The RNA shown here (FMN riboswitch aptamer (RFN element)) has 146 nucleotides and comes from Kineothrix alysoides.
[in-house]
RNA sequence: AAAAUUCUUCGGGGUUGGGUGAAGCGAAGCAGUUCGUCAUUCCCUACCGGCGGUAACAGUCCGCGACCCGUUUUGAUGUAUAUCGAAGCGGUUGAUUUGGUGCAAUUCCAAAACCGACAGUAAAGUCUGGAUGAGAGAAGAAAUGU
Repeated sequence: AAAAUUCUUCGGGGUUGGGUGAAGCGAAGCAGUUCGUCAUUCCCUACCGGCGGUAACAGUCCGCGACCCGUUUUGAUGUAUAUCGAAGCGGUUGAUUUGGUGCAAUUCCAAAACCGACAGUAAAGUCUGGAUGAGAGAAGAAAUGU
């Protein structure tokens, strides 16, 4: 110095302000009904951006992870269909242009755009939940042998 091994730690951000007012609740009325309250989900506005790579810094390029689906093996329960768990394999999955600088940038600068799993709930990138989970990966340590 490099490689394989083991261990430890770390490893996702975000609703500001206004409008509307379904259900519910409250109030008035004999009643039809009316009034009030009520959305981080609707409308306007605001805000956010995991990991590795890439000639130069990326939510939008290339790839990975998360979520979801399928499947194999296996464990538990069960008469059984099946249900729950663990490990592996496979698959699906969003969105950018123009101009400028430069040797080099869909990555920088300027401008204008666009995107965002599932479940719950008034329809959710931002709330609540699975999740004190999982994880791409990052940093460090140990000992081994070359």
Model confidence (mean pLDDT): 80 of 100.
Lineage of the source: Bacteria > Bacillota > Clostridia > Lachnospirales > Kineothrix.